[in-house]
RNA sequence: GUGCCUGUAGCUUAAUGGUAAAGCUCUCCCCUGUGGCGGGAGCGACGCCGGUCCGAUUCCGGUCAGGCACC
Numbered sequence: 001g002u003g004c005c006u007g008u009a010g011c012u013u014a015a016u017g018g019u020a021a022a023g024c025u026c027u028c029c030c031c032u033g034u035g036g037c038g039g040g041a042g043c044g045a046c047g048c049c050g051g052u053c054c055g056a057u058u059c060c061g062g063u064c065a066g067g068c069a070c071c
Stems, first nucleotide, its partner, number of pairs: 001070007010024004018054001026042005047063005
């Protein structure tokens, strides 16, 4: 340099164009003599820019980062 894959919460993963979901973590409450376990509630995310569309995490283009192959 060329081609391909991946990018969603602090971490690990979902979501076939129609309100972004869950587990662990974190905070609060209940429970307990304390902690843990258990139960309840809450905070928190679509890499970035643009396009298509009534509507984009999803489709298209560019760009950035990581990975694989070739050169």

Notes
This is a predicted structure of a 71-nucleotide RNA (transfer RNA) from a bacterium. Rfam family: tRNA. Its family is annotated with triplet codon-amino acid adaptor activity in the Gene Ontology. It is annotated as a transfer RNA. Its mean pLDDT, the model's own confidence on a scale to 100, is 82.